[in-house]
């Protein structure tokens, strides 16, 4: 990298650096940002995949990851609604993270 299983509408930020663009990627919509967003370090904090303690459905010292907006929303399929093309479910796609093996 690919592929396998499980999650993905809950929950958690403040300061330092840097200085234009940023929410993964095209489009189309909404959002964040010079009152400094996005990365980056510190430190805090969430939260229980592994781990570890334990009889426990618990605790949170360790390994990961997470801390605007449901993965920020649609796209592609079916169904139902509704009739000037739109809504609402459900599934698929892709994509994140964790794990085990290779």
């Nucleotide at each position: 990298a690919a592929g396998u299983u499980a999650u993905c509408a809950c929950g958690a930020g403040u300061g330092g650096a840097c200085g234009a663009g940023a929410g993964a990627u095209c489009u189309g919509g909404c959002u964040c940002u010079u009152u400094g967003a996005c990365u980056c370090c510190a430190c805090a904090g969430c939260a229980a995949c592994c781990u570890a303690c334990g009889a426990a459905u618990g605790u949170a010292a360790g390994g990961u990851g997470c801390u605007c907006c449901u993965a920020c929303c649609a796209g592609c399929a079916a169904a139902g609604c509704a009739u000037g093309u739109g809504c609402u479910u459900u599934g698929g796609g892709u994509g994140a993270u964790a794990a085990a093996a290779c």